The part of an RNA shown here (small-subunit ribosomal RNA, 5' domain) has 506 nucleotides and comes from an uncultured candidate division SR1 bacterium. The RNAcentral record of the full RNA draws on ENA and SILVA. Its mean pLDDT, the model's own confidence on a scale to 100, is 82.

Context: one part of a larger RNA
RNA sequence: GGAUGAACGCUAGCGGAACGCCUAACACAUGCAAGUCGAACGAGUUUUUAUUUGUAGCAAUACAUUUAAAAAUUAGUGGCAAACGAGCGAGUAAUGCGUACUUAACCUGCCCUUGAGUUGAGAACAACUACAGAGAUGUAGCUAAUUCUCAAUAUUCUCUAGAAAAUGAAAAUAUCUAGAGGAAAGAUUUAUCGCUCAAGGAGGGGGGUGCGUCCUAUCAGGUAGUUGGUGAGGUAACUGCUCACCAAGCCUAUGACGGGUAGCCGGUCUGAGAGGAUGUCCGGCCGCGAUGGAACUGAGAUACGGUCCAUACUCCUACGGGAGGCAGCAGUGGGGAAUCUUGCACAAUGGACGAAAGUCUGAUGCAGCGAUUCCGCGUGGAGGAUGAAGCAUCAUGGUGUGUAAACUCCUUUUCUGGUAGAAGACGAAUGACGGUAUACCAGGAAUAAGGGACGGCUAACUACGUGCCAGCAGCCGCGGUAAUACGUAGGUCCCAAGCGUUAUCC
Numbered sequence: 001g002g003a004u005g006a007a008c009g010c011u012a013g014c015g016g017a018a019c020g021c022c023u024a025a026c027a028c029a030u031g032c033a034a035g036u037c038g039a040a041c042g043a044g045u046u047u048u049u050a051u052u053u054g055u056a057g058c059a060a061u062a063c064a065u066u067u068a069a070a071a072a073u074u075a076g077u078g079g080c081a082a083a084c085g086a087g088c089g090a091g092u093a094a095u096g097c098g099u100a101c102u103u104a105a106c107c108u109g110c111c112c113u114u115g116a117g118u119u120g121a122g123a124a125c126a127a128c129u130a131c132a133g134a135g136a137u138g139u140a141g142c143u144a145a146u147u148c149u150c151a152a153u154a155u156u157c158u159c160u161a162g163a164a165a166a167u168g169a170a171a172a173u174a175u176c177u178a179g180a181g182g183a184a185a186g187a188u189u190u191a192u193c194g195c196u197c198a199a200g201g202a203g204g205g206g207g208g209u210g211c212g213u214c215c216u217a218u219c220a221g222g223u224a225g226u227u228g229g230u231g232a233g234g235u236a237a238c239u240g241c242u243c244a245c246c247a248a249g250c251c252u253a254u255g256a257c258g259g260g261u262a263g264c265c266g267g268u269c270u271g272a273g274a275g276g277a278u279g280u281c282c283g284g285c286c287g288c289g290a291u292g293g294a295a296c297u298g299a300g301a302u303a304c305g306g307u308c309c310a311u312a313c314u315c316c317u318a319c320g321g322g323a324g325g326c327a328g329c330a331g332u333g334g335g336g337a338a339u340c341u342u343g344c345a346c347a348a349u350g351g352a353c354g355a356a357a358g359u360c361u362g363a364u365g366c367a368g369c370g371a372u373u374c375c376g377c378g379u380g381g382a383g384g385a386u387g388a389a390g391c392a393u394c395a396u397g398g399u400g401u402g403u404a405a406a407c408u409c410c411u412u413u414u415c416u417g418g419u420a421g422a423a424g425a426c427g428a429a430u431g432a433c434g435g436u437a438u439a440c441c442a443g444g445a446a447u448a449a450g451g452g453a454c455g456g457c458u459a460a461c462u463a464c465g466u467g468c469c470a471g472c473a474g475c476c477g478c479g480g481u482a483a484u485a486c487g488u489a490g491g492u493c494c495c496a497a498g499c500g501u502u503a504u505c506c
Stems, first nucleotide, its partner, number of pairs: 001506004006502005013377006019370002021335001026333003030330003035080003040077002043074008053064004087288003096213008106205003111201008119151005128141005157181007166173001186193002214260003221251003226248008263285004267278004290311005313324004341367001343366003349363001350361004380410004390401004415443006424433001450495005455476003461490005471478002
């Protein structure tokens, strides 16, 4: 000198863009953050229309009731989603990340392309009813389906056996033959949407290998599933991944093992570069979800707002037993030098579900707060004296502040009041932001300047006070009676809605 997710002191007019718990991965009141589909299914409720019967009435009609249809709606079964999106960085020095290669050892819901099919039969559990219970729930009984089970058929699918032979380092790959095995679900407004099997694609993921990836030797030896083999189990798949048996290996001064620290990267800051430091926001990957462990469901989780067990903590209880997890968005307490609103909207973009209308979406879009940072604008412009007053100084003549002010003329960025008023929105409808941005009219210099420094480094000096005192100070050093270094005043210098100080990095 540059930089910061900064803080503190003094000061403060406006706008735009960005950023905003770095500390206690501390504890959390309250609300919301993941639902959706009635065009899968039974049932309930409400409304309307028609209808049966009864009562009242002369009748119209009113009330109750039976059946049917339509519409709306919902707790439940079922499907899909909930593994994304959002948060945090505790752990992790390598099951991580970065980069390059590899899978002849693999998986893949939804989506796209292609081919074939969608036949028949049966069963249960919710809802509901009854009983028990403070409740959570439990027991018994009834029932539907795109729920579950069985059968039929089927290939280029799977398994077993065999054949000849291509590529290749290697066949378990591709081709052919035989045998065995394996599917399905319907809905509808008749346009379609689904369901099953097989092949290919896209996108996504799993596994393996090479190289790179902080400090420490006041850590020198470490290791028994340890290193390798055979066989079996297991997995989507390879592998000591697990197990039985066999062998005794394997790593290590090119730093094993141990200890400390730490998420990694694209990037960011600095620097002429090499390098050094760093990983906040945004993007990619990884890990985590009170702490520890486990599996279930599923294409995908060992699952933040799912389940089970244990622990600590908090809450409810009829004392028998139960409920909970903000490192989602707001918000509270606490900690701290320190970090925001319990806001608006699904209008746009994106996501889930749905045939669609649409519903949901604290993702997102916006607004609010904060000079936290960067950028832009303003606080007026021109004229105006041998130069007012005040203040300061002084050889008492004067000099400085100083064209500065007053005064004259002008302008209106801003400001105040009023009028109009978007784009963002698409073939149509739809705008939270927002009566915002912006435009026009009127008014009047009106509403708007501070902070630090002035001995040298370092731009900028005098007077008074003080008298090694009070004090200053980044370093050198100032102060003991003429202090340009302390304090005050005038003047001056540097930045400017900021200016200084502190902390940290280069």